[in-house]
RNA sequence: GGGGGCUUGGUGAAGUGGUAUCACGGAUCUCUCCAAAAGAUCAGUCGUGGGUUCGAUUCCUACAGCCCCUGCCA
Numbered sequence: 001g002g003g004g005g006c007u008u009g010g011u012g013a014a015g016u017g018g019u020a021u022c023a024c025g026g027a028u029c030u031c032u033c034c035a036a037a038a039g040a041u042c043a044g045u046c047g048u049g050g051g052u053u054c055g056a057u058u059c060c061u062a063c064a065g066c067c068c069c070u071g072c073c074a
Base pairs, nucleotide, nucleotide: 001070002069003068004067005066006065007064010024011023012022013021018054026042027041028040029039030038047063048062049061050060051059
C1' cells in the first nucleotide's frame, strides 16, 4: 500500500428503511425495626461528516478508532 470485519446507554448484546429493544448496573418508591432479597416506576444509547430517500441506526460515500489477512516495487 491492498483486502475483510466491527463501532448501538455506564457495561454486554439484539434490531437493520417507518416510535431503538433486552440483561446487568444507576436513581426513586413499596415492603422491612434497619438492611438484603423481591416488586413497581424512571433516567440514560445508534463513532464523525456528506449523500440517496417522504423518512436513515439500517443503503451509498469519506474519515476516525479497534481487530484480522496479505503483498509488490524501490
Transfer RNA from a Candidatus Uhrbacteria bacterium, 74 nucleotides, folded computationally. Its Rfam family is "tRNA". Gene Ontology term of the family: triplet codon-amino acid adaptor activity.